[in-house]
Context: one part of a larger RNA
RNA sequence: GCCUGCGAGUUAGCGAUAUGUGGCGAGGUUAACCCGUGUGGGGUAGCCGUAGCGAAAGCGAGUCCGAAGAGGGCGAUCCAGUCGCAUGUUCUAGACCCGAAGCGAAGUGAUCUAUCCAUGGCCAGGCUGAAGCGUGUGUAAGAGCGCGUGGAGGGCCGAACCCACUUCAGUUGAAAAUGGAGGGGAUGAGCUGUGGAUAGGGGUGAAAGGCCAAUCAAACUUCGUGAUAGCUGGUUCUCUCCGAAAUGCAUUUAGGUGCAGCGUUGUGUGUUUCUUCCCGGAGGUAGAGCUACUGGAUGGCUAAUGGGCCUCAACAGGUUACUGACGUCAGCCAAACUCCGAAUGCCGGGAAGUGAGAGCGCAGCAGUGAGACGGUGGGGGAUAAGCUUCAUCGUCGAGAGGGAAACAACCCAGACCACCAUCUAAGGUCCCUAAGCGCGUGCUAAGUGGGAAAGGAUGUGGAGUUGCAGAGACAACCAGGAGGUUGGCUUAGAAGCAGCCAUCCUUGAAAGAGUGCGUAAUAGCUCACUGGUCAAGUGAUUCCGCGCCGACAAUGUAGCGGGGCUCAAGCACGCCACCGAAGUUGUGGCAUUGACAUUAGUAACUAAGCCGCACGACUUGUUCGUGUUGGUUCAGGUGUGUUGAUGGGUAGGAGAGCGUCGUGUGGCCGGUGAAGCGGCGGUGGAAACCAGCCGUGGAGGCUACACGAGUGAGAAUGCAGGC
Numbered sequence: 001g002c003c004u005g006c007g008a009g010u011u012a013g014c015g016a017u018a019u020g021u022g023g024c025g026a027g028g029u030u031a032a033c034c035c036g037u038g039u040g041g042g043g044u045a046g047c048c049g050u051a052g053c054g055a056a057a058g059c060g061a062g063u064c065c066g067a068a069g070a071g072g073g074c075g076a077u078c079c080a081g082u083c084g085c086a087u088g089u090u091c092u093a094g095a096c097c098c099g100a101a102g103c104g105a106a107g108u109g110a111u112c113u114a115u116c117c118a119u120g121g122c123c124a125g126g127c128u129g130a131a132g133c134g135u136g137u138g139u140a141a142g143a144g145c146g147c148g149u150g151g152a153g154g155g156c157c158g159a160a161c162c163c164a165c166u167u168c169a170g171u172u173g174a175a176a177a178u179g180g181a182g183g184g185g186a187u188g189a190g191c192u193g194u195g196g197a198u199a200g201g202g203g204u205g206a207a208a209g210g211c212c213a214a215u216c217a218a219a220c221u222u223c224g225u226g227a228u229a230g231c232u233g234g235u236u237c238u239c240u241c242c243g244a245a246a247u248g249c250a251u252u253u254a255g256g257u258g259c260a261g262c263g264u265u266g267u268g269u270g271u272u273u274c275u276u277c278c279c280g281g282a283g284g285u286a287g288a289g290c291u292a293c294u295g296g297a298u299g300g301c302u303a304a305u306g307g308g309c310c311u312c313a314a315c316a317g318g319u320u321a322c323u324g325a326c327g328u329c330a331g332c333c334a335a336a337c338u339c340c341g342a343a344u345g346c347c348g349g350g351a352a353g354u355g356a357g358a359g360c361g362c363a364g365c366a367g368u369g370a371g372a373c374g375g376u377g378g379g380g381g382a383u384a385a386g387c388u389u390c391a392u393c394g395u396c397g398a399g400a401g402g403g404a405a406a407c408a409a410c411c412c413a414g415a416c417c418a419c420c421a422u423c424u425a426a427g428g429u430c431c432c433u434a435a436g437c438g439c440g441u442g443c444u445a446a447g448u449g450g451g452a453a454a455g456g457a458u459g460u461g462g463a464g465u466u467g468c469a470g471a472g473a474c475a476a477c478c479a480g481g482a483g484g485u486u487g488g489c490u491u492a493g494a495a496g497c498a499g500c501c502a503u504c505c506u507u508g509a510a511a512g513a514g515u516g517c518g519u520a521a522u523a524g525c526u527c528a529c530u531g532g533u534c535a536a537g538u539g540a541u542u543c544c545g546c547g548c549c550g551a552c553a554a555u556g557u558a559g560c561g562g563g564g565c566u567c568a569a570g571c572a573c574g575c576c577a578c579c580g581a582a583g584u585u586g587u588g589g590c591a592u593u594g595a596c597a598u599u600a601g602u603a604a605c606u607a608a609g610c611c612g613c614a615c616g617a618c619u620u621g622u623u624c625g626u627g628u629u630g631g632u633u634c635a636g637g638u639g640u641g642u643u644g645a646u647g648g649g650u651a652g653g654a655g656a657g658c659g660u661c662g663u664g665u666g667g668c669c670g671g672u673g674a675a676g677c678g679g680c681g682g683u684g685g686a687a688a689c690c691a692g693c694c695g696u697g698g699a700g701g702c703u704a705c706a707c708g709a710g711u712g713a714g715a716a717u718g719c720a721g722g723c
Stems, first nucleotide, its partner, number of pairs: 001723006011093003015090010027048003033042003052059002062074004096234002099231001103224006114198009123188001125157003128153001132149006161185003165182005200216001202212003237657006247260005261368002263365007272358001274353008287340001288338002294334003298330004306322001307320004371396010401412003416589004421585001423583001427579003430563003436576001438575006449565001455549002459546010476533005482506003487501003512527001516525002590647009604638003608633004612628006618621001658712001660709010676696005681690003
């Protein structure tokens, strides 16, 4: 890992509450217990209901507050309960199941290990050579020095022994700590055998929170114990109907919970809901405006005040490239400005449409209370974020299908089932790939299309405005482009052309006191300007369409999905076709739900009442009880028929069923072969089943109805076994 089996909403309580159903009914019912064995008979204590109000005494269809015949609160009138059973939920219990780390109690451990005690054992070999002693020398005596002897030391080297510093291997190991090669200590605070002591908030510790039996920031075992877990995981058959929320308020609250909101079921009400139109309202947003306020803020005019300077004993005065109030003119800004002021939205009235899983009330049961993205209006942020926080709408969530290559949230569109049928939506129609290399008119040359800004540019098409132009423009070519004068100043120089000032006059067709290059300064070249040649358009500017540059990244083209595309298969406008979905239509079928019908002809079942009939009882009556292929009645239910609507779905609510095990009653099968197992064949809308057949097997089983559950497995790092 797979297979098989096991594996999770149970049970108790004369608990609570609601619904269904049954008994009795202004009443209903027993509990303990007794007699007893018939699921029988007793047992009235108690409980609920029949009356409320008040804190209570208490009063009572009233009562309480109050001084009150006031006023108000809660009640009364038209009154239904109670006891079983079943189901939903809930309370108390382990309470759907598994899961802690932990806490407490009583015990068991020092055969591992820590320290200690008692008693034993062990340490090859080699080296060094302390004190002391002897002797020689030396001294006044010493001290000292030399030579011997001696054998000290947590001395030295190094086996056994002890340790564990480095590295390699090992890492589902040979081994739950090892192996190889080196390493440290090795007469000592040494190592070690045996026996003993210390015990869990305790021991022991040359101290690392170390060690105390492969377990230690509090051992192990059993018990309290099914501790608790607002947390994680898991929770087993089917179909049908409806179908959410991720919000508000509060919370030692924020991943929990309570109430409300939103769902569902029952019941009541019955159009009250919703949409559109008309009418009537409230409002201060968008916009706009501001000599209409409050503020901000730019420029001009005017100019108070203040400052500087001059003058001045003081007063006064003059002046000012300073400041600049008020006023005025022009142009602006504002969420916390408004003289104004929409569209939507909101409220009320009327009319019409819609008639639906509309609205509203009550009751049972929930889930949700982490939301996400997109559009729009805002706040925060940087008018950043797949950012964050509100409002409003949509989608996803809980939604499949088609499109966007792929792509929860974008566009189209809401899947009951079947069909080798139809028409469309978004989006498409050259090939991949269903359908037009469709038609018409233009644009683009950049593969723009098929990524991007400020900015830049005789790209190109269109629409304007304007200058010059057969009295000859623009471009090109030929010629002129002069004189006063080298203007004045400055300067070494300044002559059109370093710089400053001025910028005239003359001749002329025209020519600047000079546009640029150039020189040390001149010179030289050139331009403006003019004439000629040529010959028909040539400049400037604005707007619009499509293009160009700006344009640099990491595996491989790689910024059309690919091929490929240029009067397109690109872009713009217009037109006609077609394709295209689980949308729509067609045909057939299933289910749910509403309305109508259900008659006596061929058909239904059901409770209750009434009328008959039969039997029984007695209190003999218009009696009671039981039974009845009998007849009849209103309403309802189930069923059936016609017709309309509906049938995506997570959490969740409601309904109807299948299957397993067992019990009771009825009906059946079985050695001429039960169950079980393997296979064939078949049926049903599903869970599932067998009108049947074959094999195996060898003794029990099936079915209808009712009842009762240890009742359904794929998941829980589930448990056990097998492989």
Predicted 3D model of a 723-nucleotide part of an RNA (large-subunit ribosomal RNA, domain II) from Microbacterium sp. MPKO10.
The sequence was found in a public genome assembly.
The coordinates come from a structure-prediction model, not an experiment, and the mean pLDDT is 82.
It matches the Rfam family "Bacterial large subunit ribosomal RNA".
NCBI's taxonomy places the organism under Bacteria, Bacillati, Actinomycetes, Microbacteriaceae, Microbacterium.